[in-house]
A computed fold for a 78-nucleotide RNA from a soil metagenome, annotated as Glycine riboswitch aptamer. Its Rfam family is "Glycine riboswitch aptamer". Gene Ontology term of the family: glycine biosynthetic process. Model confidence (mean pLDDT): 80 of 100.

RNA sequence: CACGCGGGAGAGCCCGACCACCAUCGGCGCCGAAGGGGCAACUCCUCCCCGGAACCUCUCAGGCCAACGGACCGCGUG
Numbered sequence: 001c002a003c004g005c006g007g008g009a010g011a012g013c014c015c016g017a018c019c020a021c022c023a024u025c026g027g028c029g030c031c032g033a034a035g036g037g038g039c040a041a042c043u044c045c046u047c048c049c050c051g052g053a054a055c056c057u058c059u060c061a062g063g064c065c066a067a068c069g070g071a072c073c074g075c076g077u078g
Base pairs, nucleotide, nucleotide: 001078002077003076004075005074006073007072012028014027015026016025017024029064030063031062035060036058037057038056042052043051
């Protein structure tokens, strides 16, 4: 690094149309732990520059029943 298994949060029980529900469209509100952007603690270096860099931050994307997804953690294998 890859694969497999397990654990894995947050946020609308909102309004209208349609409808048994889901889904879809519009409106408003919200979440951050896929991804992406930003600063930069830290790291690399004799120093500077360059490079790497968050769960911090932005909310573009994604998400706000469930399912899927899911950073991260544990175990196993190569």